The RNA shown here (transfer RNA) has 73 nucleotides and comes from a Pseudomonadota bacterium. Its mean pLDDT, the model's own confidence on a scale to 100, is 83. Its Rfam family is "tRNA". The family's RNA type in Rfam is transfer RNA. The sequence is in RNAcentral, with records from ENA.
RNA sequence: AGGCCUGUAAGUCAAUUGGUAGACUGUCGGACUCCAAAUCCGAAAGUUGGGGGUUCGAGUCCCCCCGGGCCUG
Repeated sequence: AGGCCUGUAAGUCAAUUGGUAGACUGUCGGACUCCAAAUCCGAAAGUUGGGGGUUCGAGUCCCCCCGGGCCUG
């Protein structure tokens, strides 16, 4: 320098053909308990890495850039 994969909640990961952004763990509150743990109920938490484009509509498609990993030279 070129190519491929990847980036979504605090963490690990989903999201079908472009059509409501979700799960688990964790955190907080409550129930239960003598107190805890476990279990159960509820809640908060997101610029979907950044910017632009296409579209009625973008996590998803296109372009540029940034971070991480791998390969080629």